Record summary
A computed fold for a 356-nucleotide part of an RNA from an uncultured prokaryote, annotated as small-subunit ribosomal RNA, central domain. The RNAcentral record of the full RNA draws on ENA.
Context: one part of a larger RNA
RNA sequence: UUGGGCGUAAAGCGUCUGUAGGUGGUCAAAUAAGUCAAUUGUAAAAUCUUAAGGCUCAACCUCAAAAUCGCAGUCGAAACUAUUAGACUAGAGUAUAGUAGAGGUAAAGGGAAUUUCCAGUGGAGCGGUGAAAUGCGUAGAUAUUGGAAAGAACACCGAUGGCGAAAGCACUUUACUGGGCUAUUACUAACACUCAGAGACGAAAGCUAGGGUAGCAAAUGGGAUUAGAUACCCCAGUAGUCCUAGCCGUAAACAAUGGAUACUAGAAGUUGAACAGAUCGGGAUCCAACUGUGCAGUAUCAAAGCUAACGCGUUAAGUAUCCCGCCUGGGAAGUAUGCUCGCAAGAGUGAAACUC
Numbered sequence: 001u002u003g004g005g006c007g008u009a010a011a012g013c014g015u016c017u018g019u020a021g022g023u024g025g026u027c028a029a030a031u032a033a034g035u036c037a038a039u040u041g042u043a044a045a046a047u048c049u050u051a052a053g054g055c056u057c058a059a060c061c062u063c064a065a066a067a068u069c070g071c072a073g074u075c076g077a078a079a080c081u082a083u084u085a086g087a088c089u090a091g092a093g094u095a096u097a098g099u100a101g102a103g104g105u106a107a108a109g110g111g112a113a114u115u116u117c118c119a120g121u122g123g124a125g126c127g128g129u130g131a132a133a134u135g136c137g138u139a140g141a142u143a144u145u146g147g148a149a150a151g152a153a154c155a156c157c158g159a160u161g162g163c164g165a166a167a168g169c170a171c172u173u174u175a176c177u178g179g180g181c182u183a184u185u186a187c188u189a190a191c192a193c194u195c196a197g198a199g200a201c202g203a204a205a206g207c208u209a210g211g212g213u214a215g216c217a218a219a220u221g222g223g224a225u226u227a228g229a230u231a232c233c234c235c236a237g238u239a240g241u242c243c244u245a246g247c248c249g250u251a252a253a254c255a256a257u258g259g260a261u262a263c264u265a266g267a268a269g270u271u272g273a274a275c276a277g278a279u280c281g282g283g284a285u286c287c288a289a290c291u292g293u294g295c296a297g298u299a300u301c302a303a304a305g306c307u308a309a310c311g312c313g314u315u316a317a318g319u320a321u322c323c324c325g326c327c328u329g330g331g332a333a334g335u336a337u338g339c340u341c342g343c344a345a346g347a348g349u350g351a352a353a354c355u356c
Stems, first nucleotide, its partner, number of pairs: 004327003007310002012324001014201004021194003025088003029084003033081002035077002038074005049065002052062003091191001092188004096183004103177007110154001114150008125136002162169002206247006215241002220236004258323006266301002269298004274293004279288001281287002305312002329356003338349004
C1' cells in the first nucleotide's frame, strides 16, 4: 500500500461546539469543468506478451504484431457529478399555544441526627472485640433531662422513575437562566450531516492563596493478632473531605458499543405531553379514575437477520449510505528521547535496540 476490522480477542477520542475538508432533498433550464464516444499526434530502443524463424533442443538470438493503461489537439453527447440563474417543501430552522423535569447559577429558610460546651438527676463503670487490651471515668464518665453552639449531609416519598452533551444532578422557597417534547397553522427556503487543526466543559484524588473543620479519615502513634504483621480488628488522629478564587485534565470518564439518515415481524411494561372515546367520581360544563391512537423517551422478552460464541435484536452488534477517530503478534512500554502544556505532581504526543 491493498485487503480486513474496532461490545468481550488489538482497536470508538471522556463529552460537546465548530473552521478547513469530505458528503449532500425535489423540479425543469443553460453551460460543458469532471464523465463518455469518435479521430489525429505523441508515448525512443531494449524489456514484457503473442505468432513465426535461427543456433541438434533450451537458455539465447532474429523478425513481425500487440502493448506502452498516459498526455495533448480536433469534433461531438448531455444521463450522472459540478457551475450559473430560477422554482418547490418532505430535511433543517423560526414564530404561536401548551407541557414534564434532582438541567444550571445565586440567595434565603428548615427539621432529624452527630459532636462539643453549660446546668440538673445519678453514682461505677463505660467503650470495644473472635477474645482482649490500649482508651474514657469518683477532678463524677456512660445513661438521662433542659439549654446553647458549630459544621456537614438532606430519612420517608424513591422507582426497572426524571433531567442533562458528558462529567453529573435529590430538604423547602424565591430570583435569573439553558435545553427537550407535543399540537396547530403561518413563515424562511437546503440554510443540512460529519468534522483534521482549534475552542469549551470535564468525577475523584492532587496543587496554590484565604477561610472553615461536626462527623469521617490517607499519613502517623498506641493496643491486639502473628513466627513476623510496615496489614486485616480496636483506641486515638493530621492532611483531606466543606466554602471562595485559580490550577490540574485524568478514571473500568463503561452500554468496555463514535455521530447522522433511511428501511426491516411481534409481545407485554413504564414516563411525558397531545387527541379521541367513555362515565366511577368531584363538580356545574370544566377537571378527571379508565380505554384506545399517533408521537417523544426509557426498561424487559423475542421472529428474521447477524455473531467465533456469548449474545444483539426498530434504543441493532440487522440491511444500506455519508463523515470522523482508532487497530495491525507478545514483551521491552505508554518506557526512552525530543517537543508542547503545568507551580508541582505529572499530562499530551511517542519509538527503537534486544527478546520470545